[in-house]
C1' cells in the first nucleotide's frame, strides 16, 4: 500500500407539551372493630429488540402416565472437550473449498545461432499472455459401518453386479486381455435407500395448572304447604292455585396466584490454548392480560439531493470544506423465563488475521 478474510459495539441525540401502563407516595370521602380496600385531586421514578421474529433444537417448570425387563418408535454419529442440558459452542485430525502475487506457459512479438529447397524448420533468449496449477487467513462438512446382509448404479457401453460375451490360450472356465464408464469380466460405488453398530429419548405446553368465587337456571338435604303455602299486597277482606324458605355442593362471569431476583447483568483477580468455570465487589433493569410502551412542538447529528469549491490532474475527471432544501430514515416490536440455531436489516464506528509488493 493492495487483495482476501474474521470479529465486536451502535441502531438517532437533547430540551418541552399531552397522554397510555404499571410501581412508589400525599390529601380528602366512602366501607370496614382493624389490616386494608374503593373512588377523586396530586407528586416522584420505571416502560421493547438485536434480532422481542420463525417456532427449528435444548432446558426450568407444570400437570398427566409410569415396578422391572424386552420389543417397537423418533433422534444422534471423527476426536477429546465445555455444559443445567443440545443437534450448540470450544480445540484438534480428516476431506473439500479457498486471492492477487508465485510457479508453468497453448499462443503471439523480438533477438541470436544451425540447417537447406531462402522463407521455411528446430535450438535458445527476453517480452506479451492467462488454459492451467500449488497454497494462507477463512469457509463448508448428514465425518460411525460396504468383510452380517438386502436393495439400487443415469448417461455412453455388446454387457452394470453377476455372472455372463467376444478374442487368444490351456489337459482343464486354464490364464490373459476386452472400445465405453465414476465404477468392467473384482473383495468396485452408495448407508442423504433399507440395514447393523454404540449413545440418547415418555406425553404435554403457561390458553400449562392452582386458589378464590357472584347473578340466573339445574342438583342434593331439611322445614312449611290444597286444614290454601308464596303472590297481588305494608295490614285486613278479597283473588288465585303449587310451591315457598333455609342450608350445603359443582359449574360459569370475575378475580387471584404462576409473573419474574434470574443457569441474571456489569467490573476486577485466577484456571484453561480456548469454549467455559472459581473466587471477590457492585447493581436491579418492562410485567401488560384483546394486551401499555405514543404523539406533537423546537434545536441539531447521520444519510439523501442542490449549488459553490481550496486542492490535485495535459484532460476527462476526482476532491477537503462551505451553503441551502429534506425533516428521521433498515429489519422489525415482550407475552413463563432462559441457553441456542435460522432468518431479516437503512447506515455508521472499531479491532484483528492472512499473503503480496515497496520504503527504512
Nucleotide at each position: 500500500g493492495a487483495a482476501g478474510c474474521a470479529g465486536g459495539c451502535c441502531a438517532g441525540a437533547c430540551a418541552g407539551u399531552c397522554g397510555c401502563u404499571g410501581g412508589c407516595u400525599g390529601g380528602c370521602g366512602c366501607a370496614g372493630c382493624a389490616a386494608u380496600g374503593c373512588g377523586c385531586c396530586g407528586g416522584c421514578g420505571g416502560g421493547a429488540g438485536g434480532a422481542a421474529g420463525g417456532u427449528c433444537c435444548g432446558g426450568a417448570c407444570u400437570c398427566c402416565a409410569u415396578a422391572g425387563a424386552g420389543c417397537g418408535g423418533g433422534g444422534u454419529g471423527a476426536c477429546g472437550g465445555u455444559u443445567a442440558a443440545c443437534g450448540g459452542c470450544c480445540g484438534u485430525c480428516c476431506g473439500c473449498u479457498g486471492a492477487a502475487a508465485g510457479c508453468c506457459g497453448a499462443c503471439c512479438c523480438g533477438g541470436c545461432g544451425u540447417a537447406c529447397u531462402u522463407g521455411u524448420a528446430u535450438g535458445u533468449u527476453g517480452g506479451g499472455g492467462g488454459a492451467g496449477u500449488a497454497u494462507a487467513a477463512g469457509g463448508c462438512g448428514a465425518g460411525g459401518a460396504a468383510u452380517a446382509g438386502g436393495g439400487c448404479c443415469a448417461c455412453a457401453g455388446a454387457g452394470a453386479c453377476g455372472a455372463g460375451c467376444g478374442u487368444a490360450u490351456u489337459a482343464a472356465g486354464u490364464u490373459a486381455c476386452g472400445g465405453u464408464g465414476a465404477a468392467a469380466c473384482g473383495c468396485g460405488g452408495u448407508a442423504a435407500c433399507c440395514u447393523c453398530c454404540a449413545c440418547c429419548u415418555g406425553g404435554u405446553g403457561c390458553a400449562a395448572u392452582u386458589u378464590c368465587a357472584a347473578a340466573u337456571a339445574g342438583g342434593c338435604a331439611c322445614g312449611c304447604g290444597a286444614u290454601g303455602a308464596u303472590g297481588c299486597u305494608g295490614c285486613u277482606c278479597g283473588c288465585g292455585g303449587a310451591g315457598c324458605g333455609u342450608g350445603c355442593g359443582g359449574g360459569u362471569a370475575g378475580a387471584a396466584a404462576g409473573c419474574u431476583u434470574g443457569a441474571g447483568c456489569g467490573c476486577c483477580c485466577g484456571a484453561g490454548u480456548a469454549a467455559u468455570c472459581u473466587g471477590g465487589c457492585g447493581c436491579c433493569u418492562a410485567g401488560a392480560g384483546g394486551a401499555a410502551u405514543g404523539a406533537c412542538u423546537g434545536u441539531c447529528a447521520u444519510a439523501g439531493c442542490g449549488c459553490c469549491g481550496a486542492c490535485c490532474g495535459c484532460a476527462a475527471g476526482g476532491a477537503a470544506g462551505g451553503c441551502g432544501c429534506c425533516g428521521u430514515a433498515a429489519c422489525a416490536a415482550a407475552a413463563u423465563c432462559c441457553g441456542g440455531c435460522c432468518u431479516a436489516c437503512c447506515g455508521g464506528c472499531c479491532u484483528g488475521c492472512u499473503u503480496c509488493a515497496c520504503u527504512u